[in-house]
Context: one part of a larger RNA
RNA sequence: CUGGGCGUAAAGCGAGUGUAGGCGGUUACCUAAGUCGGAUGUGAAAGCCCUGGGCUCAACCUGGGAAUGGCAUUCGAUACUGGGUAACUAGAGUUUGGUAGAGGUAAGUGGAAUUCCGGGUGUAGCGGUGAAAUGCGUAGAUAUCCGGAGGAACAUCAGUGGCGAAUGCGGCUUACUGGACCAAAACUGACGCUGAGGCUCGAAAGCGUGGGGAGCAAACAGGAUUAGAUACCCUGGUAGUCCACGCCCUAAACGAUGUCAACUAGACGUUGGGUUCAUUAAUGAACUUAGUGUCGCAGCUAACGCGUUAAGUUGACCGCCUGGGGAGUACGGCCGCAAGGUUGAAACUC
Numbered sequence: 001c002u003g004g005g006c007g008u009a010a011a012g013c014g015a016g017u018g019u020a021g022g023c024g025g026u027u028a029c030c031u032a033a034g035u036c037g038g039a040u041g042u043g044a045a046a047g048c049c050c051u052g053g054g055c056u057c058a059a060c061c062u063g064g065g066a067a068u069g070g071c072a073u074u075c076g077a078u079a080c081u082g083g084g085u086a087a088c089u090a091g092a093g094u095u096u097g098g099u100a101g102a103g104g105u106a107a108g109u110g111g112a113a114u115u116c117c118g119g120g121u122g123u124a125g126c127g128g129u130g131a132a133a134u135g136c137g138u139a140g141a142u143a144u145c146c147g148g149a150g151g152a153a154c155a156u157c158a159g160u161g162g163c164g165a166a167u168g169c170g171g172c173u174u175a176c177u178g179g180a181c182c183a184a185a186a187c188u189g190a191c192g193c194u195g196a197g198g199c200u201c202g203a204a205a206g207c208g209u210g211g212g213g214a215g216c217a218a219a220c221a222g223g224a225u226u227a228g229a230u231a232c233c234c235u236g237g238u239a240g241u242c243c244a245c246g247c248c249c250u251a252a253a254c255g256a257u258g259u260c261a262a263c264u265a266g267a268c269g270u271u272g273g274g275u276u277c278a279u280u281a282a283u284g285a286a287c288u289u290a291g292u293g294u295c296g297c298a299g300c301u302a303a304c305g306c307g308u309u310a311a312g313u314u315g316a317c318c319g320c321c322u323g324g325g326g327a328g329u330a331c332g333g334c335c336g337c338a339a340g341g342u343u344g345a346a347a348c349u350c
Stems, first nucleotide, its partner, number of pairs: 003322004007304002012318001014201004021194003025088007033081002035077008049065006091191001092188005097182003103177007110154001115149007125136002162169002206247006215241002220236004258317006266295013299306002323350003332343004
């Protein structure tokens, strides 16, 4: 020396699926590759180390011994790992019966509201602000009633409620379709976990082609404010926002917390299911199971806090970090229509 870490200090890939690889439940037997032991050979000499001897001592020279990571052969051991065979059911999965849900895709459809158009009533203002003005209005606006058009979004229900791997998903109906949960049995028999590459999905903005365009609104124009005002405020307003298909692939893609498994006090909410009991019913109570929250013991933490949904105690596998700036830049590669993305330095400097 055989490293320490990753909620907030640098550090968990945005998410999944899965190849190689790594790791892997219980029992018996076989094997003996790993592993462990013995023996033999080898491991040159010198040197180093130990112990003698010789130069008056020492350096130096010299005798003997020890040491030598290991390698090969051979004989054994068989707990563990590996390999083989046979079996098991506690992991994983399948079947049967139920349940909840904004899970996904497509088609259809509804009402409220905004805007616009036509008509009626009606007259001088409306609108907007801190105050105004630009703007709209006697060519009849605003207001109000009736009718029509069109696009987008779905108030109430609505809930630290639900579903989904994540991004995300909310009017209603239908069709197709994915997953989850619960209960009791039966079945398969380790079929599992993780996952470098790979592949797939991935908000918003942006891009391409073609549609659509009500409201909102980058850019832009005007009015204000101000010393100025390329802003905040106001009046307008184009891309865009919407649809189809194809790209882009990034976010404070956050729980700033990788996935899986086991173990470790509880209390109180809430969602889905089950069992038992009580109750006329509605419903309530206890237990249990899968989520989702608040508080909290032990423990952990630099503290904040976390605390069976761990940041506790452990194991398996992957990803990542290693002072600040330079810099997520340059160069090169790969990807992209582009915008750019991804991979990703150094000089120099503190």
The prediction has a mean pLDDT of 89. Small-subunit ribosomal RNA, central domain from a metagenome, 350 nucleotides, folded computationally. The RNAcentral record of the full RNA draws on SILVA.